[in-house]
């Protein structure tokens, strides 16, 4: 000096679903307030779990379109975790002709 993918940092966009019931605590004093517990309802986009093709292993009077384990993706499925007025936080994913980094000269 150049610098791809992945990864880290920064910037931008970023959905869904209860201002639910009961109980307790807190406050520049009482609010459609905040926090915690519990019950019911609901959401899927932190994380976690499940599996299709495919790959591979084992078994066999039968060698196969057989049987049994294993690996195996998602924005799909589940809802353990998380979340459910606005704002804030978080947020899968996406963009950056932003910065690092591995490396190269």
């Nucleotide at each position: 000096u150049c610098g791809u993918c992945a990864c880290c940092c920064c910037c931008u966009g970023g959905a869904g679903a209860g201002a639910g019931g009961c109980c307790g605590c807190c406050c520049g004093g009482c609010g459609a307030g905040g926090c915690g517990g519990u019950c019911c309802a609901c959401c899927g986009a932190a994380g976690g779990a499940g599996c299709a093709a495919g790959c591979g292993c084992c078994g066999c009077a039968u060698c196969g379109c057989c049987g049994g384990g294993g690996c195996g993706a998602a924005u799909c499925u589940c809802u353990c975790a998380g979340g459910u007025a606005a704002a804030g936080c978080g947020g899968a994913c996406a963009g950056g002709c932003g910065g690092g980094c591995a490396g190269u000269u």